[in-house]
């Protein structure tokens, strides 16, 4: 000096004028409301609605099975999550670092174009060995063979030696590869005596298998007020049963308990439970208004202990939007970075609507820490 990698951070300031929202203070006013002070007042993604949750509200509960859905190496952290931190194993990369939809192919079933003899119970195109036939070579046959060569993204272990008509784990040494005593670690894992010639090629983000979790609905939730309506009609399905007490003209019938039965659950089966009529589809009116829900938080911020770390605990400090067809703006100066000789020109991505904590996507232009590599000078 160039090139890259992980982390963070700003993305506008400053002043005068007018103008908005919110809740205090003060003054006026019976109220509604009017002045006035000082404060506050759109994000790092407020986007996407892709993840977990808080809150509300509804469904009867337990138990089992089966569908449906989710997760998918191991430990920790957190209200939880597929979020974050270390780590195993994989894979990319000179490296700093990145990335993995990370249980199973020896349960089954499919796929694996084209080309090639033959893509997983595979296979003989070119060859290469015997033998026999015809013969100047050369050809043909019939047995062996898969070690060489081609095809292909990939071809049924690799690499030497030995053996063999030629060859082949056919044998042997090592490597792979399957089973592992024992030792290391919480654990995935990883070392590994020693065994076995050896059946496994890819894909499950194909289908399945396997282990494990798993009520819905959602601030347009909910709660309150006020107003108004037609407690509205139609057509179906079940069940309206017994038993016992009590009142009654001992009639109708009423109430009480006990139980059956249909109804409450994605479907089934038990058990235990609630209401007394329960359930389906159609058509049809009313109410669209106010007030809350709504910001003190699983909060910001600074420290100090522990912890690799995420991240937890002490203390200490601060209050930092709540609008309701939608409040933070609108004009003037000066100034900041960028491009440019100057004059001028540009300043990004984009606005909360119950809240939080996470993925991802968008983003002109600029800042800092560290740490890898490459030349080059000392």
């Nucleotide at each position: 000096u160039c090139a890259g990698a992980u982390g963070g951070c700003c993305g506008g300031a400053u002043g005068g004028c007018c103008g908005c929202u919110g809740g205090g203070g003060c003054g006026c006013g019976c109220a509604a409301g009017c002045g006035u002070c000082a404060c506050a007042g759109a994000g790092g993604a407020a986007a996407g609605u892709c993840c977990g949750g808080g809150c509300u509200c509804c469904a009867c509960g337990g138990a089992a099975a089966c569908a449906c859905g989710g997760u998918g190496c191991c430990g920790g952290u957190u209200a939880a999550u597929g979020g974050c931190c270390g780590g195993c194993g994989g894979g990319g990369g000179c490296g700093a670092c990145c990335c993995c939809a990370g249980g199973g192919a020896a349960a089954g079933u499919g796929c694996c174009a084209c080309a090639g003899a033959g893509a997983a119970c595979a296979g003989a195109c070119c060859g290469c060995c015997u033998g026999c036939g015809u013969c100047u070579g050369a050809c043909g046959c019939a047995g062996g063979u898969a070690a060489g060569g081609g095809u292909g993204a990939a071809a049924c272990g690799g690499u030497g030696c030995g053996g063999u008509a030629a060859g082949a784990g056919c044998g042997c040494a090592c490597c792979g590869c399957g089973c592992g005593a024992c030792c290391g670690g919480u654990a995935a894992c990883g070392g590994a005596a020693g065994c076995g010639g050896c059946a496994a090629g890819g894909c499950a983000a194909a289908c399945c298998c396997c282990a494990c979790c798993g009520g819905g609905a959602g601030c347009a939730a909910g709660a309150c007020c006020a107003a108004a309506u037609a407690g509205g009609g139609g057509c179906g399905g079940c069940a309206c049963g017994c038993c016992g007490g009590a009142c009654g003209u001992u009639a109708a019938g009423u109430c009480c308990g006990g139980u059956a039965a249909a109804c409450c659950u994605g479907u089934u089966u038990c058990c235990g439970g609630g209401a007394u009529g329960c359930u389906g589809c159609c058509c049809g009116g009313g109410u669209u208004g106010g007030u809350u829900g709504c910001a003190c938080g699983a909060g910001g911020c600074g420290u100090c202990u522990g912890g690799u770390a995420a991240c937890a605990g002490g203390c200490g400090u601060c209050c930092c939007a709540g609008a309701u067809g939608a409040a933070u703006g609108g004009u003037c100066a000066u100034c900041g970075c960028c491009c440019g000789c100057a004059a001028g020109g540009g300043u990004a991505c984009a606005g909360a609507a119950c809240c939080c904590g996470g993925c991802u996507u968008a983003c002109a232009g600029g800042c800092c820490a560290u740490c890898u590599g490459a030349c080059a000078u000392u």
Predicted 3D model of a 378-nucleotide RNA (Bacterial RNase P class A) from a Parvibaculaceae bacterium. Lineage of the source: Bacteria > Pseudomonadati > Alphaproteobacteria > Hyphomicrobiales > Parvibaculaceae. It matches the Rfam family "Bacterial RNase P class A". By type it is a ribozyme. The coordinates come from a structure-prediction model, not an experiment, and the mean pLDDT is 76. A source record names the gene rnpB. The model forms 93% of the base pairs in the Rfam consensus. The sequence is in RNAcentral, with records from ENA.